[in-house]
The part of an RNA shown here (large-subunit ribosomal RNA, domain IV) has 353 nucleotides and comes from a Melioribacteraceae bacterium.
It matches the Rfam family "Bacterial large subunit ribosomal RNA".
Taxonomically the source falls in Melioribacteraceae (Bacteria, Pseudomonadati, Ignavibacteriota, Ignavibacteriales).
The RNAcentral record of the full RNA draws on ENA.
Context: one part of a larger RNA
RNA sequence: CCGUGGUUAAGGAACUCGGCAAAUUAACCCCGUAAGUUCGCAAGAAGGGGUGCCUCUUGUAGGUGAGAUUGUACAAAUCAAGCUGAACGAGGCCGCAGUGAAAUGGCCCAAGCGACUGUUUAACAAAAACACAUGUCUCUGCUAAGUCAAUUCAGACGAUGUAUAGGGACUGACACCUGCCCGGUGCUGGAAGGUUAAGGGAAGAGGUUAGCGCAAGCGAAGCUUUGAACCGAAGCCCCAGUAAACGGCGGCCGUAACUAUAACGGUCCUAAGGUAGCGAAAUUCCUUGUCGGGUAAGUUCCGACCUGCACGAAUGGUGUAACGAUUUGGGCACUGUCUCAACCACGGGCUCG
Numbered sequence: 001c002c003g004u005g006g007u008u009a010a011g012g013a014a015c016u017c018g019g020c021a022a023a024u025u026a027a028c029c030c031c032g033u034a035a036g037u038u039c040g041c042a043a044g045a046a047g048g049g050g051u052g053c054c055u056c057u058u059g060u061a062g063g064u065g066a067g068a069u070u071g072u073a074c075a076a077a078u079c080a081a082g083c084u085g086a087a088c089g090a091g092g093c094c095g096c097a098g099u100g101a102a103a104u105g106g107c108c109c110a111a112g113c114g115a116c117u118g119u120u121u122a123a124c125a126a127a128a129a130c131a132c133a134u135g136u137c138u139c140u141g142c143u144a145a146g147u148c149a150a151u152u153c154a155g156a157c158g159a160u161g162u163a164u165a166g167g168g169a170c171u172g173a174c175a176c177c178u179g180c181c182c183g184g185u186g187c188u189g190g191a192a193g194g195u196u197a198a199g200g201g202a203a204g205a206g207g208u209u210a211g212c213g214c215a216a217g218c219g220a221a222g223c224u225u226u227g228a229a230c231c232g233a234a235g236c237c238c239c240a241g242u243a244a245a246c247g248g249c250g251g252c253c254g255u256a257a258c259u260a261u262a263a264c265g266g267u268c269c270u271a272a273g274g275u276a277g278c279g280a281a282a283u284u285c286c287u288u289g290u291c292g293g294g295u296a297a298g299u300u301c302c303g304a305c306c307u308g309c310a311c312g313a314a315u316g317g318u319g320u321a322a323c324g325a326u327u328u329g330g331g332c333a334c335u336g337u338c339u340c341a342a343c344c345a346c347g348g349g350c351u352c353g
Base pairs, nucleotide, nucleotide: 001348002347003346004345005344006343007342008341010339011338014337019334027051028050029049030048031047036041038173052093053092054091055090056089062084063083064082067079068078069077070076094098106332107331108330109329110328111327112326113324114323118130119129135170136169137168138167139166140165146157147156148155174319175318176317177316179249180248181247184246185245186242187241188240189239190238193237194236195235199231200230204226205225206224207223208222211218212217250268251267252266253265254264277311278308289305290304291303292302293301
């Protein structure tokens, strides 16, 4: 000097990102216990008091119960030896201290998130992430949909189930709710028209050459290389529906008898212009917004305001008792976290040997 323990005057979070760590609390009995609430809880809320030993109570109450008696000899009732054996209460005694050591909750207030118990990154993350009960949409009529597998033989799960079933997606207890937009993308339905493959179809064209012709060239049949029109499904275009499908949910100007503001009006654009609720928020840039509370002093926190850069309704909105090794702010108690350090024990380092 380091590590692990122990103690500490006065103060008591002044430490620090943050009470991290440590300390406090603690068992049992009695009293007592608020807001809130889904009436279950909250709750061991909080906050108080008691606890040793001896004598008496007392070998008492109680427990157990050999055995005996009665009895309709069942059931049951009564008596009872032995063994065991408190507490309340009363009095006394000792110590600084009586759950005398050890083990053995610190508590409260307010807010965010997630309802909850659970699950997770074996070895840096336990959470607000995942799951969840609930809700909704959608697919599937049974050789089901979906999935695995397969040699285009088989087979298996779903399921020895049958739409109150099974698969997929989203949401995430509960309460109150869940607005507008189908123009785009998707999905479902439709089939008149347009487009459209292979295939069918074969008009026509080229090559070759019997023949004809003085030559240039023409050119039957066959073979061959091609090949227009026309017919031709789904799909796409098209027409509808559908948002708890993917998603989206405006701008400018003017206006009231102080000012300010704009219930009101005008205009442009859109598929429709954000409803309820919430709002400087796990979302607010400007921003330490402004006001109030808490502090002597508060970029955090709580309550409001609304000017929402860039909340918003199952990518759910807003609340919410209970719950949480969760996050944030405050308080009581407590303390070597600190003012500010000291000493002790053990282990290591270091020095000497």